[in-house]
RNA sequence: UCCCGGGUGGCGCAGUGGUAGCGCAGCUCGCUGUUAACGAGUUGGUCGUCGGUUCGAAUCCGACCCUGGGAG
Numbered sequence: 001u002c003c004c005g006g007g008u009g010g011c012g013c014a015g016u017g018g019u020a021g022c023g024c025a026g027c028u029c030g031c032u033g034u035u036a037a038c039g040a041g042u043u044g045g046u047c048g049u050c051g052g053u054u055c056g057a058a059u060c061c062g063a064c065c066c067u068g069g070g071a072g
Stems, first nucleotide, its partner, number of pairs: 001071007010024004018055001026042005048064005
C1' cells in the first nucleotide's frame, strides 16, 4: 500500500429497508435462619464517525476511524 471480516445496552450476540431484541450482569420484590440458587417485575443502546440514496436506513452507497486476518 492492497484485499477480506468485525464495530449494535456494562459484557456476549441477533436483527439484511418499516419506529432495535435475546442471554448474562444491574435494580426491586418474593422465597430462605443467612448467602447462593430459583421465581416475578424492571432500568439501560438515537446501532463506530461524517455525508449520500429513500416517504422511511442498524440494514443500501461513499469517505474516514478502531479492531482481527490475509497478500506484497
The RNA shown here (transfer RNA) has 72 nucleotides and comes from a Candidatus Altimarinota bacterium.
Taxonomically the source falls in Candidatus Altimarinota (Bacteria, Bacteria candidate phyla).
Its Rfam family is "tRNA". Rfam classes the family as a transfer RNA.
It was read from a public genome assembly.
Its mean pLDDT, the model's own confidence on a scale to 100, is 83.